[in-house]
RNA sequence: GAGGAGGGCUGGGCUACAGCAAGUCUGUUCACCAGGUUUGAGGAAAGUCCGGACUUCACAGAGCAGGGUGCUGGCUAACGGCCAGGCGGGGUAACCCGACGGAAAGUGCAACAGAAAGAACACAGCCUAAGGCUUGCUCAAAAGGCAAGAACGGCAAUGGUGAAAGCGUGAGGUAAGAGCUCACGAGUUGGUCUGGCGACAGGCCUCUUUGUAAACCCCACCCGAAGCAAGACCAAAUAGAGGUGGAGGGCUGGUUCGGUCCGUUUGACACCUGGGUUGGUUGCUUGACUGGGCUUUGCCCAGCUAGAGAAAUUGUGGCCUUCGACAGAAUCCGGCUUAUAGGCCCUCCUCAACU
RNA sequence: CUGGUCGUAGCUCAGCUGGAUAGAGCAUCGGAUUUCUAAUCCGAUGGUCGCAGGUUCGAGUCCUGCCGACCAGG
Repeated sequence: GAGGAGGGCUGGGCUACAGCAAGUCUGUUCACCAGGUUUGAGGAAAGUCCGGACUUCACAGAGCAGGGUGCUGGCUAACGGCCAGGCGGGGUAACCCGACGGAAAGUGCAACAGAAAGAACACAGCCUAAGGCUUGCUCAAAAGGCAAGAACGGCAAUGGUGAAAGCGUGAGGUAAGAGCUCACGAGUUGGUCUGGCGACAGGCCUCUUUGUAAACCCCACCCGAAGCAAGACCAAAUAGAGGUGGAGGGCUGGUUCGGUCCGUUUGACACCUGGGUUGGUUGCUUGACUGGGCUUUGCCCAGCUAGAGAAAUUGUGGCCUUCGACAGAAUCCGGCUUAUAGGCCCUCCUCAACU
Repeated sequence: CUGGUCGUAGCUCAGCUGGAUAGAGCAUCGGAUUUCUAAUCCGAUGGUCGCAGGUUCGAGUCCUGCCGACCAGG
C1' cells in the first nucleotide's frame, strides 16, 4: 500500500418565528381561561417470534393426551438468549457456520432405472474341485477310470443401473471366488484402561449391520388457562332486583269542604341495601436500570426521567461546501429476528514492496 | 392485544402420505364451420408455485425467517 475478519460508538447540529402534549408556578380560592417555566420516541419504538414480571380464574399428588426444547459446562427471574468448551463443515489465515440426542427398540418410505432397494436376491459374467446329468473313449457288458459339454449346482471378483449396491487398496488363497486369511488404512457396536466436572479425545480387544426421525416414534428435560379491552375502585338519570314499613299517596279548585287520578297482598308510596350500563379514576411507569467503589454477593455514591387516551413530540425559513437511511412509544422488562444513508474508533489476518 | 386462514397461468381453483415433464375451466391467439358474427369443434401460447434459506438423492408439498391479503374474539 492492497484485500479481508471481528467488535464498539453515532444516527444531524445551531438559530428565528408560529404551534402541540403533560407537569408545575402566577393571576385572591375550585373550575375555565391567560401568561411564565420544565420536560417530551428508537437502535430498532417494528415483527409479535421466544422468555418473564404483573393481574384474574383454576389447582391434593402422580400419570395420560397436547405443545415445546435437544452436544457439554456455566450465567440468569426465565428463555429457543448469552459466555466458555467439544465435535462436524468452510476459509491460506484472522475467523465464520451448524434443528449437533437416538437408525444396534420398533414401524413406515426410497419414484425412474436396475437382476436385486434393505434382506434378501443373481441379468450379463466367472468355475468344472466335490455330488448328480448328457455324450464320447477304454471294456464283451456293467461297475470303475479318462475327456468334453451343459448348468441341477458353486461364486459375488468384474460389467451395467442408481442419489445410495454389502468396508477400501495390495498380497496370499481357491475350480472360480469371497474379511476367507494377512499388511496398511477407514469406520464402528460392545468391553476395558488413561486424561477431562462433562461433551469428548487417545490406546488395546472385539466387530464391518444403507439412508431418512425438518416421517411416525423412543429417550431426557420443560409447560395450568387467559391476557392491561387483564384487573381494582367511584358512580348519574331512567329502568329493574332484594329487604323493612305500609293504607293511603299525588294533582287541583277553594278555604274546612269538594273534584279528579293511582293504589289497598297482582302492594300505590316512603326509607334502606347491594348489583350494574354510559361515564370517570386507577393499573401507568424509577426499573430483575446504568456507571463507579467497597468488599463480597449486598451495601454505599452518582446518574436517568414521554406517560398520552383516538393518540402530543410539528410546520415554515436561514446557516453549517453535500444534510440525507430505516423508521413513531400505547402495561413493563430480558432477548431474538428483520430494515437501515452516511460518519468515527479499536483489535487481528493474508499478500506485495522497502528498512 | 390475542387467535386463525390463505398466497399455484390474465381470472377462479385442483394438486391426497415428498417422485420424474405442475393440471382443469374461463380468457387470449391461430385454424375449421358461416355471406358475416355469436355459439360449436380442433390446436397452441401462457407458471421465478409470494420471497429467501435449510432438510432430503429429490420440495408446490416438510422446517425456519421475512412479505402481503383476509377473517374472528374481547
Source information
Two RNAs folded together computationally: RNase P RNA and transfer RNA, 429 nucleotides in total. Rfam match: Bacterial RNase P class A. The family is grouped with related families in Rfam's "RNaseP clan". The family's RNA type in Rfam is ribozyme. From the family's description: Ribonuclease P (RNase P) is a ubiquitous endoribonuclease, found in archaea, bacteria and eukarya as well as chloroplasts and mitochondria. Model confidence (mean pLDDT): 75 of 100.